Context: one part of a larger RNA
RNA sequence: CGUUGGAGAUUUGCGAGGAGCUGACACUAGUACGAGAGGACCGUGUUGGACAAACCUCUGGUGUACCUGUUGUGGCGCCAGCCGCAUCGCAGGGUAGCUAUGUUUGGAAGGGAUAAGUACUGAAAGCAUCUAAGUACGAAGCUCGCCUCAAGAUGAGAUCUCCUUUAAGGGCCGUUAAAGACUAUGACGUUGAUAGGCUGCAGGUGUAAAGGCAGUAAUGUCAAAGCCGAGCAGUACUAAUUGCCCGAG
Numbered sequence: 001c002g003u004u005g006g007a008g009a010u011u012u013g014c015g016a017g018g019a020g021c022u023g024a025c026a027c028u029a030g031u032a033c034g035a036g037a038g039g040a041c042c043g044u045g046u047u048g049g050a051c052a053a054a055c056c057u058c059u060g061g062u063g064u065a066c067c068u069g070u071u072g073u074g075g076c077g078c079c080a081g082c083c084g085c086a087u088c089g090c091a092g093g094g095u096a097g098c099u100a101u102g103u104u105u106g107g108a109a110g111g112g113a114u115a116a117g118u119a120c121u122g123a124a125a126g127c128a129u130c131u132a133a134g135u136a137c138g139a140a141g142c143u144c145g146c147c148u149c150a151a152g153a154u155g156a157g158a159u160c161u162c163c164u165u166u167a168a169g170g171g172c173c174g175u176u177a178a179a180g181a182c183u184a185u186g187a188c189g190u191u192g193a194u195a196g197g198c199u200g201c202a203g204g205u206g207u208a209a210a211g212g213c214a215g216u217a218a219u220g221u222c223a224a225a226g227c228c229g230a231g232c233a234g235u236a237c238u239a240a241u242u243g244c245c246c247g248a249g
Stems, first nucleotide, its partner, number of pairs: 001152001005163007015149004021049007033038001051106005059100004066093005071086006110144003117137004169246004173189005194239003197235005203228003211222004
């Protein structure tokens, strides 16, 4: 821009893409078969491999603005306590998020039309013949079925609702994240929990400083302490103010 008024939702599916794999074991059954040795079809169940998708409850990884320990050195006048730098100084752990080696799920069943093939009826050709007319089966393949996209499918579809006027609706602007290069998308904007803060909880680290007590002291104890990024709630304390534009002719 189009879809022949504008708009908000919900959809149909022309068509396109994805998936499609396979082992072992058990039962049927030591049955059918076979002199024996051996040993099934068909059917049913269990459990794997590789592959794929989603996810983070578990197991782990990462987690450079979390916690702790610690070395050297410099600083805060000194002690104590802290801070800077040294690969995040090094080391031990680790929330959210992201992740695989972790977890869950998938391939199917079934319907239709068929291939090779197997048949029925049956002439041409008094017989025979699956074929010529007619009819029935038959594959991991075809088609539907499962998953995803999909009306620019210009063949532009359908349904519901709103608005007939500076309207319905949308945008600018702001707070933002499950979204994200930008844009877009989603949530929210005081009739408010959108983000921050605060409070509580979960979770991490591992028992802070100061002081008291015990001990000559190291140290122990009062103390599961103190501190804490992303998590889950609550709470208007802070910021989402006011407003403007498009939308008809």

Predicted 3D model of a 249-nucleotide part of an RNA (large-subunit ribosomal RNA, domain VI) from a Bacteroidales bacterium.